[in-house]
Description:
Predicted 3D model of a 478-nucleotide part of an RNA (small-subunit ribosomal RNA, 3' major domain) from a metagenome. The RNAcentral record of the full RNA draws on SILVA.
Context: one part of a larger RNA
RNA sequence: UGACGGGGACCCGCACAAGCGGUGGAGCAUGUGGUUUAAUUCGAUGCAACGCGAAGAACCUUACCUGGGCUUGACAUCGCCGGACAUCCUGUGAAAGCAGGCUUCCCUUCGGGGACCGGUAGACAGGUGGUGCAUGGCUGUCGUCAGCUCGUGUCGUGAGAUGUUGGGUUAAGUCCCGCAACGAGCGCAACCCUCAUCCUUAGUUGCCAGCGAGUAAUGUCGGGAACUCUAGGGAAACUGCCUGAGUAAUCAGGAGGAAGGUGGGGAUGACGUCAAGUCCGCAUGCCCCUUACGUCCAGGGCUACACACAUGCUACAAUGGGCAGUACAAAGGGCCUUGCGAGACCGUGAGGUGGAGCGAAUCCCCUAAAGCUGUCCCCAGUUGGGAUUGGAGUCUGCAACUCGACUCCAUGAACGUGGAAUCGCUAGUAACCGUAGGUCAGCAAUACUGCGGUGAAUACGUUCCCGGGUCUUGUACA
Numbered sequence: 001u002g003a004c005g006g007g008g009a010c011c012c013g014c015a016c017a018a019g020c021g022g023u024g025g026a027g028c029a030u031g032u033g034g035u036u037u038a039a040u041u042c043g044a045u046g047c048a049a050c051g052c053g054a055a056g057a058a059c060c061u062u063a064c065c066u067g068g069g070c071u072u073g074a075c076a077u078c079g080c081c082g083g084a085c086a087u088c089c090u091g092u093g094a095a096a097g098c099a100g101g102c103u104u105c106c107c108u109u110c111g112g113g114g115a116c117c118g119g120u121a122g123a124c125a126g127g128u129g130g131u132g133c134a135u136g137g138c139u140g141u142c143g144u145c146a147g148c149u150c151g152u153g154u155c156g157u158g159a160g161a162u163g164u165u166g167g168g169u170u171a172a173g174u175c176c177c178g179c180a181a182c183g184a185g186c187g188c189a190a191c192c193c194u195c196a197u198c199c200u201u202a203g204u205u206g207c208c209a210g211c212g213a214g215u216a217a218u219g220u221c222g223g224g225a226a227c228u229c230u231a232g233g234g235a236a237a238c239u240g241c242c243u244g245a246g247u248a249a250u251c252a253g254g255a256g257g258a259a260g261g262u263g264g265g266g267a268u269g270a271c272g273u274c275a276a277g278u279c280c281g282c283a284u285g286c287c288c289c290u291u292a293c294g295u296c297c298a299g300g301g302c303u304a305c306a307c308a309c310a311u312g313c314u315a316c317a318a319u320g321g322g323c324a325g326u327a328c329a330a331a332g333g334g335c336c337u338u339g340c341g342a343g344a345c346c347g348u349g350a351g352g353u354g355g356a357g358c359g360a361a362u363c364c365c366c367u368a369a370a371g372c373u374g375u376c377c378c379c380a381g382u383u384g385g386g387a388u389u390g391g392a393g394u395c396u397g398c399a400a401c402u403c404g405a406c407u408c409c410a411u412g413a414a415c416g417u418g419g420a421a422u423c424g425c426u427a428g429u430a431a432c433c434g435u436a437g438g439u440c441a442g443c444a445a446u447a448c449u450g451c452g453g454u455g456a457a458u459a460c461g462u463u464c465c466c467g468g469g470u471c472u473u474g475u476a477c478a
Stems, first nucleotide, its partner, number of pairs: 001478002003475003007472007015462002019425005026314008034305002042053002064300007073124001077123002079120005088101005105114003126289002129287003135283002137278003140274001142272001147186006153162003166177003192266004197235007207224002211222003238260001241254005303444001316418001320377007332365003339358002344353003384415001389410007431454007
């Protein structure tokens, strides 16, 4: 100087407390451990691994296993020889491949050249093989915590100190005052995006107040540019004003205002810590394999199942379930790599036929659901709950046996609110409700990332638990 303390003082955080809803019990989904297996590929392992890499394992993916093939190779560059190759056809085969047949590109100064294919020789290719404790890059975490440092000066023999401590204040090393310090840098804040108000510009595909026309009805038409909205520009918030406290910084309250003291949200992550994670995104040193640890193919596996854990979904019901009627979103996506697909018709339904319209503020996905109204159920393992299983189908795809999703009929399991323990959340939040997207042929999505609808309760307080910051103290630790 740090680190540590079941030392002290001060402060903060959904840290506790106060509340609301869960998890832990059930069934199922997904991940992991374990076990099994020819293989169940690999990685991630307290917080910070476990719906994680994987924004989608039937083949492919795929790295694993079994079997069948290839050896200059599936891919790149270079020499020589030959030829278009491919496609197509035949045999064999599970396919890859092997054997055979038909066919024969462009330019040309006719020497040849070009791409492409086959053969051959070697230089080499190739490796998701090892090492994340050799590395780059990227990422997690402490933590959006308020810290981490430097120059000069001063003090100290020196390590170092000072500044950065102190008194206040703040979300903040934020600012003020003081001070052997005076300044500065990286962080904080602001500058960026978005939401909330208004003005202005522009009105099509969007809008419809007033005027006219038309319809069973609809901005449907003429038209309008007000309003909504769209997307450019601007205004607005600064403790600016008032009162009180205070030397000041600032704090408490008030006015005006759409918004008030950082207005809400996002992006943004200092010096560093964990030899944290990743050699299987990529790059890369070294080591290793080279008729195999490379590569092609078929099938299987990654989907196994006495069990254990994690994250979720659905429930256990009446603030509910069924049926009928009826209302109101936002944000996204959609084809020349063939997409989104309306009306109509067929089917109980999944879906099918068909194809209008739309490269989309125009058309489509697209009926939002909870809600509201009416009615049935009458507290029961039930009209709760839907697992499981049987049968019949639909769709995607070369192909749904291992191993897809969905539909219909039948079946109707556990489950009556969950021990110890434990998690999230402070406002348009929690909780409840639906909706879209990416990946994607299809889908195991109950996941993830967005979007809107309905919309709470509680915070006395900081004694205690956890994490963090500042000062101080002890230390046999570095």

Overview: The coordinates come from a structure-prediction model, not an experiment, and the mean pLDDT is 83.